[in-house]
RNA sequence: GCACCCGUAGCUCAGUCGGUAGAGCAGCUGACUCUUAAUCAGCGGGCCGAAGGUUCGAAUCCUUCCGGGUGCACCA
Numbered sequence: 001g002c003a004c005c006c007g008u009a010g011c012u013c014a015g016u017c018g019g020u021a022g023a024g025c026a027g028c029u030g031a032c033u034c035u036u037a038a039u040c041a042g043c044g045g046g047c048c049g050a051a052g053g054u055u056c057g058a059a060u061c062c063u064u065c066c067g068g069g070u071g072c073a074c075c076a
Base pairs, nucleotide, nucleotide: 001072002071003070004069005068006067007066010025011024012023013022019056027043028042029041030040031039049065050064051063052062053061
């Protein structure tokens, strides 16, 4: 340098015939008490990597860029 994959809540991930976003864990509040990852109930938490474009409508399609990974190439 080229190709492919990934980038969604604090963490790990789901959501890919475009219709306006979810789970588990963690956190907070309350209850309970059989507490060495205790249990139960409830709550909050994300402009979906960035900027544009297409569309009535985009996390989902297109373009460019940024970051990570893998393979290939180059290596005077």